The RNA shown here (SAM riboswitch aptamer (S box leader)) has 123 nucleotides and comes from a Chitinophagaceae bacterium. The organism belongs to Chitinophagaceae, within Bacteria. The coordinates come from a structure-prediction model, not an experiment, and the mean pLDDT is 84.
RNA sequence: CUCUUAUCAAGAAAGGCUGAGGGAAAUGGCCCGCUGAAGCCUUGACAACCUGCUCUGGUUUGCAAAAAUGCAAUCCGGGCAAGGUGCCAACUCCAUCUCGUCGAACGACGGGACAGAUAAGUC
Numbered sequence: 001c002u003c004u005u006a007u008c009a010a011g012a013a014a015g016g017c018u019g020a021g022g023g024a025a026a027u028g029g030c031c032c033g034c035u036g037a038a039g040c041c042u043u044g045a046c047a048a049c050c051u052g053c054u055c056u057g058g059u060u061u062g063c064a065a066a067a068a069u070g071c072a073a074u075c076c077g078g079g080c081a082a083g084g085u086g087c088c089a090a091c092u093c094c095a096u097c098u099c100g101u102c103g104a105a106c107g108a109c110g111g112g113a114c115a116g117a118u119a120a121g122u123c
C1' cells in the first nucleotide's frame, strides 16, 4: 500500500521535555488550546480484536463405562488480562451525496452510500 470481514452512542490521565497549534483531508460550522496544542518519553488506566489460560456454563460428536461419569474434539457463551495491537475531549465533534417521514420554508429525525479509524486476514 491492495482487497475482504467485523466494529465504530460505551470506556479510560497523571508526570517530565518542549512551546503554538489541534480536532484525517477539502469546504462550512462548532469546539479544544499559554490554567500549555501537536510531538516525544515515563507511568497508569480503558477496552477485549488476535494470541494465551491447570478459569468456567452449555451444544453436538467420538471413545471408555452397566450406570454415574470421565477423556478428546467441536460449536455457542461467560471469566482473567500475561503477550500482540489499539485507545484515554466532544457520536468517527457535526454537516456535505442519496432515500424516507414530518414541515410552507429554515430545518428535525431516521436509513443508506462515500470517506475515515481500529483489528484480523490477504496481495
Stems, first nucleotide, its partner, number of pairs: 003121006013043005021032003026096004044088001046086001049084003052080002055078004060073005092115001097112006